[in-house]
RNA sequence: GUUUGCGUGGCCUAAUGGAUAAGGCGCUCGCCUCCGAAGCGGGAGAUUGUGGGUUCGAAUCCCAUCGCGAACG
Numbered sequence: 001g002u003u004u005g006c007g008u009g010g011c012c013u014a015a016u017g018g019a020u021a022a023g024g025c026g027c028u029c030g031c032c033u034c035c036g037a038a039g040c041g042g043g044a045g046a047u048u049g050u051g052g053g054u055u056c057g058a059a060u061c062c063c064a065u066c067g068c069g070a071a072c073g
Stems, first nucleotide, its partner, number of pairs: 001072007010025004018056001027043005049065005
């Protein structure tokens, strides 16, 4: 340099172009307990790397760009 894969809460992982982006861990509050752990119940936290485009509607499709990885040269 060319081709290709990935990028979604603090971490991990889902979501066939359709309604409020789902779940686990963690965090936090409460119940329980003498206190904790475990268990049970609640809560906060992501406008989906960034910028555009297509569409009635985009995490999803297209273009550019950034970051990480792989193959080839």